[in-house]
């Protein structure tokens, strides 16, 4: 310094689940609360997965409704890539 991760030490984050508020929705932000994580730090680069407002296309006399399609919206605590990082046992 790389690499690895221990019945080590210092700490860290915080699922679900409640509340509020934002959003068409997933889903986020704040307080709560801990199921866990050695990168559950940061990045939407690939991919996978939710959601489908606008839009299109069928159905509909027509409108309203339905039903599909489909990120440009989301998810890093789904995987992987790229960055950066405490601590020192084998």
């Nucleotide at each position: 310094u790389g690499a690895c991760g221990a019945u080590a030490a210092u700490g860290g984050c915080a699922a679900a689940c409640u509340u509020a508020u934002u959003g068409a929705a997933a889903a986020a932000u704040a307080a709560g609360g801990a199921c866990g994580c050695a990168a559950a730090g940061c990045u939407a680069c690939g991919g996978g997965u939710c959601u489908a407002a606008u839009a299109u296309u069928a159905u509909g006399u027509a409108a309203a409704a339905u039903a599909a399609u489909g990120a440009u919206g989301a998810u890093c605590g789904c995987c992987g890539g790229g960055c950066u990082a405490c601590c020192g046992a084998a």